[in-house]
Molecule: THF (Tetrahydrofolate) riboswitch aptamer
Organism: pig gut metagenome
RNA sequence: CAGAGUAAGGACAGCGCGUCAAGUGCCGGCGGAUGGGAUGUUGCCACCGGACGAAAAGCCCGGGAGGCUUGCGUUGCUGAUUCUGCGUCCGCUG
Numbered sequence: 001c002a003g004a005g006u007a008a009g010g011a012c013a014g015c016g017c018g019u020c021a022a023g024u025g026c027c028g029g030c031g032g033a034u035g036g037g038a039u040g041u042u043g044c045c046a047c048c049g050g051a052c053g054a055a056a057a058g059c060c061c062g063g064g065a066g067g068c069u070u071g072c073g074u075u076g077c078u079g080a081u082u083c084u085g086c087g088u089c090c091g092c093u094g
Stems, first nucleotide, its partner, number of pairs: 001094003008084004012079005017073003026050004031045002036090005056070005
């Protein structure tokens, strides 16, 4: 001097959940984890409070209950896939 690696995110795929509104997103509070080490931020997660707030349609079924298909939700989880991914100091590789 150059490079790798975190948490995590996007895409894609698979399996689900909701559509009787949970979830997601927004604001505030509090706590936690986060390259190998220290520290810290963006981002992430849990909990509490607040405001806001949605897309259904068709079919099966004697009825009810229920089911199926196509959608919808900034929906959840997973991944021998792909892309992105630590500020400072030290460390690591060349």